[in-house]
Context: one part of a larger RNA
RNA sequence: GGAUGAACGCUGGCGGCGUGCCUAACACAUGCAAGUCGAGCGAGAGAGAUUGUUGGAAGCCUUCGGGUGGAAAGUAAUUGAUCUAGCGGCGGACGGGUGAGUAACGCGUGGGCAACCUACCCUAUGCAGGGGAACAACAUUGGGAAACCAGUGCUAAUACCGCAUAAAGCUUUUCUAAGGCAUCUUAGGAAAGCCAAAGAUUUAUCGGCAUAGGAUGGGCCCGCGUCUAAUUAGCUAGUUGGUAAGGUAACGGCUUACCAAGGCGACGAUUAGUAGCCGACCUGAGAGGGUGAUCGGCCACACUGGAACUGAGACACGGUCCAGACUCCUACGGGAGGCAGCAGUGGGGGAUAUUGCACAAUGGGCGCAAGCCUGAUGCAGCAACGCCGCGUGAGUGAUGAAGGCCUUCGGGUCGUAAAACUCUGUUAUAAGGGAAGAAACAGUGACGGUACCUUAAGAGGAAGCCCCGGCUAACUACGUGCCAGCAGCCGCGGUAAUACGUAGGGGGCAAGCGUUAUCC
Repeated sequence: GGAUGAACGCUGGCGGCGUGCCUAACACAUGCAAGUCGAGCGAGAGAGAUUGUUGGAAGCCUUCGGGUGGAAAGUAAUUGAUCUAGCGGCGGACGGGUGAGUAACGCGUGGGCAACCUACCCUAUGCAGGGGAACAACAUUGGGAAACCAGUGCUAAUACCGCAUAAAGCUUUUCUAAGGCAUCUUAGGAAAGCCAAAGAUUUAUCGGCAUAGGAUGGGCCCGCGUCUAAUUAGCUAGUUGGUAAGGUAACGGCUUACCAAGGCGACGAUUAGUAGCCGACCUGAGAGGGUGAUCGGCCACACUGGAACUGAGACACGGUCCAGACUCCUACGGGAGGCAGCAGUGGGGGAUAUUGCACAAUGGGCGCAAGCCUGAUGCAGCAACGCCGCGUGAGUGAUGAAGGCCUUCGGGUCGUAAAACUCUGUUAUAAGGGAAGAAACAGUGACGGUACCUUAAGAGGAAGCCCCGGCUAACUACGUGCCAGCAGCCGCGGUAAUACGUAGGGGGCAAGCGUUAUCC
C1' cells in the first nucleotide's frame, strides 16, 4: 500500500447492487417449511336440482253451503357441487440447513468397469385372457387419564394371490465363427426350463405389462496430487495372499471355513495434533504466500450412539425401531418431543437482521386438467457492513466589513470566505399521472401507487473525522513545568514544548474518518 462476513470510537443526507451468528454441531416457547390425485376404490356427511306422493296457505269467485287455486312444509326415488377420514398411487432420497466428524479414493485431476444399477422421460417392438381370497374404512364390544390398543362382523379397487399366454428376456446345456496368454468376451444358431399385466372417464385421451436401445442420475476400481510433529520408528491376525462357499446391482477378506505366512515402513508406516475438499477469493511484477464467508461442484452430518424396513433410489433433517442424556404431559399404570429449514427466544460473545408479503415470475411435487402445495424462490423490512453513484449549491462580489487569532503595533491572516445581488432545483417535501416484468386471443403483479414522468414553492433540510517533531503532507500563541500527559518506531515533558492540553491557522480523506484484529 492492498484486503476483510469484521468489531470499537466520533460523525452521518439520498439511491443502486451485494452482504449480514466467524462464538455454544448450546438449549429451544409459538407459527409455518411436503404434499397431491375423486379421471384408482369403497364408505360417511351433503347445499342444490328433477320426478312421484302427502299436503293444502295466500289470492280470486260466492247465493256464505262452498268452489277455484295451488305456495310452504313433510316424504320417497334419482342425481349431485362440495367436505371428511380410510384403502391405493406418485412424491416425502429433490429442494433448504450446517461443517461436528473426516488427513480419507474424502476432494481435485486423468483413466477404467470384459464387474454394475437407474423411478419418472424419449424411441422401437410385442402384449393385456380368465379367476380367487382378504384387509382398512364402517358397525359393534371391550380396555386406557391419554397416546392408543384388542376382539367380532361386513366390504371395494390401478391393493393382494394363483392360473393362462411367453420371446427379443433370464438360467442351464450345446454348436459355429472371430478376438484374447488365459478365466473368458462378442456375433449367430439349437434344446430344455422360468418370469407379466389394470384399468379410468366427460369416447378422446390418460394409464398398465414385458423386452431392447437412449437420455439422465448414481455405484465401484486405479495412477497422480492434497497440513504439521521423528521430543511419534516400528505397525498389522481378517492382518497379506490363495481355494471354496455365501452375500451384493456389481468387483473385492465384503463375510465365513480351510490353507500358506505374509503385508506396510526413513520415498516417513504407525501414533499424535490440526482441518471438510475444490472452482475460486485476497495479495504479489511474477514465482509464491494466505484464505476456503457469500455464489457453484463434491463430501459428511441431522439431540448422542446403534440398527434395519420400505423403495428405482435412504440405512432416510421435518420416517420406523432400540439404547442414552435432556425437556414436557400424566389419573403414576404410562406417554410425547428433537429449528445444523424460515422467522423468532434464551444463552454465549467485541459482534451479525423481521415471529413481514406473495406464489405475479423462475423452478419443484402431485394431477388429463382446472388447480392445490412450495419460509425453494421472488420481494419488502432492519444494519454506512462493503462497493459504486449523487448531493450538501452556482455566478458576481473588496469598504479586503464586523469578529477571532497573531503582531516588530506599521500591519498580517481567516478571506471571495461572509454579507449583498443574480440564478439553478440534483436531492428532500407536497400534489397529479403512472409502468415493464405477462408468454398465441382473453384473464392473472407480491413487489407497488414502487420505479419513472409532470407541476409547485424555496438555498431552503443535508459535514464530519484524523493529523500538523522526523519517518510524513501540514506552525504559531497561551497553559503546564519529568507534573498532567503523548507514543507505531526514534522518542517528547525538569519555565521560552512546532511532540502534553486549548485556541487560531494549516494538511489529508470525506458520508465517512480514525483505532484494533487478521492476511499478503